A computed fold for a 73-nucleotide RNA from Fusochloris perforata, annotated as transfer RNA.
Lineage of the source: Eukaryota > Viridiplantae > core chlorophytes > Microthamniales > Fusochloris.
The coordinates come from a structure-prediction model, not an experiment, and the mean pLDDT is 83.
Rfam family: tRNA. The family's RNA type in Rfam is transfer RNA. Rfam describes the family as follows. Transfer RNA (tRNA) molecules are approximately 80 nucleotides in length.

Order: sequence, then structure tokens, then C1' cells
RNA sequence: GCUUCCUUAACUCAGCAGGUAGAGUAUUUGCAUGGUAAGUAAAAAGUCGUCGGUUCAAUUCCGGCAGGAAGCA
Repeated sequence: GCUUCCUUAACUCAGCAGGUAGAGUAUUUGCAUGGUAAGUAAAAAGUCGUCGGUUCAAUUCCGGCAGGAAGCA
């Protein structure tokens, strides 16, 4: 330099032939215990990397940029 792939919650990852998003762990609160851990119930947490385009509507499709990974040279 060329090609391909990835970027979604604090972390690890789902998601979808376009109709405003979930799980596990962690965190917080309650229950329970003499108390702690474990257990159990609930809650909070995301401008879906960023900037544009298409569309009535974009996390999803297209392009640029940024970061990362692999292959080739």
C1' cells in the first nucleotide's frame, strides 16, 4: 500500500428482509440472616464510534473519517 471484518449499557456479547434495543456479569435498592456471603425480587444505566446520504422512518442500507483485528505484498 491492497483486501476483508469489527465498533451496541461499566465489561463480555446478542439483535433485525428498515418501524426509535436486549441478555449475562457488574452497580443500586428491597426481602431474607444474629451478621456476612450465597439466594431471591426489582431498578437504574445506551444521542447503537463519528459526519453525511437514501427513506415517511436508519442500530439496520450507501459513502467519508476515526479506532481496532486478520490476510496479502